[in-house]
C1' cells in the first nucleotide's frame, strides 16, 4: 500500500440474510440438599453489541469512515 475473515457478559460462541424484548454453555453469587466439600436443584447478578457517524418509526443486524487482532499477497 491492496484483498478476505473476525470483534457480543469473566471465558467459548450463538442471534446479523429476512431490523422488532439482545441469548446459550462454563464461570461467579444466594438458598435447599450433604458432618463438610464435590455433585444436583431452584433462584439471581452480570452487556453503551470495538469507536463514531449515517438511514429508519425502530439497528448486534443495512450503509460508510476509523481502531484492534488474524490470513493470504504485492
Nucleotide at each position: 500500500c491492496a484483498g478476505g475473515g473476525c470483534g457480543u457478559a469473566g471465558c467459548u460462541c450463538a442471534g446479523c440474510u429476512u431490523a422488532g424484548u439482545a441469548g446459550a454453555g462454563c464461570a461467579c453469587c444466594u438458598g435447599c440438599u450433604u458432618u463438610g466439600g464435590g455433585a444436583g436443584c431452584a433462584g439471581g447478578a452480570g452487556g453503551u453489541c470495538g469507536u463514531c457517524g449515517g438511514u429508519u418509526c425502530a439497528a448486534a443486524u443495512c450503509c460508510g469512515a476509523c481502531c484492534g487482532c488474524c490470513c493470504a499477497g504485492a
The RNA shown here (transfer RNA) has 74 nucleotides and comes from a Parcubacteria group bacterium. RNAcentral holds the sequence, with entries from ENA. Rfam family: tRNA. By type it is a transfer RNA. The prediction has a mean pLDDT of 81. NCBI's taxonomy places the organism under Bacteria, Bacteria candidate phyla.